[in-house]
RNA sequence: GUCCCCGUAGCUUAACUGGAUAGAGCAUUUGGUUGCGGACCAAAAGGUUGGGAGUUCGACUCUCCCCGGGGACG
Numbered sequence: 001g002u003c004c005c006c007g008u009a010g011c012u013u014a015a016c017u018g019g020a021u022a023g024a025g026c027a028u029u030u031g032g033u034u035g036c037g038g039a040c041c042a043a044a045a046g047g048u049u050g051g052g053a054g055u056u057c058g059a060c061u062c063u064c065c066c067c068g069g070g071g072a073c074g
Base pairs, nucleotide, nucleotide: 001073002072003071004070005069006068007067010026011025012024013023019057028044029043030042031041032040050066051065052064053063054062
């Protein structure tokens, strides 16, 4: 340099052929329980879906550019 794959919450991830308010587990916080904790139970908060632009009635999903990570070839 060319090509391929990946990027969604603090972490791991789901989301079907483009269609409901982007869900779940762990972690965190609050409450319950307990002599105190842990475990367990209940609830809450946490997402510009890596950034930007485009297509579309509608984009996590499709197209283009950029950024980051991994790989193949030279």

Overview
Transfer RNA from Candidatus Gottesmanbacteria bacterium RIFCSPLOWO2_01_FULL_39_12b, 74 nucleotides, folded computationally. Its Rfam family is "tRNA". Rfam classes the family as a transfer RNA. The RNAcentral record of the sequence draws on ENA.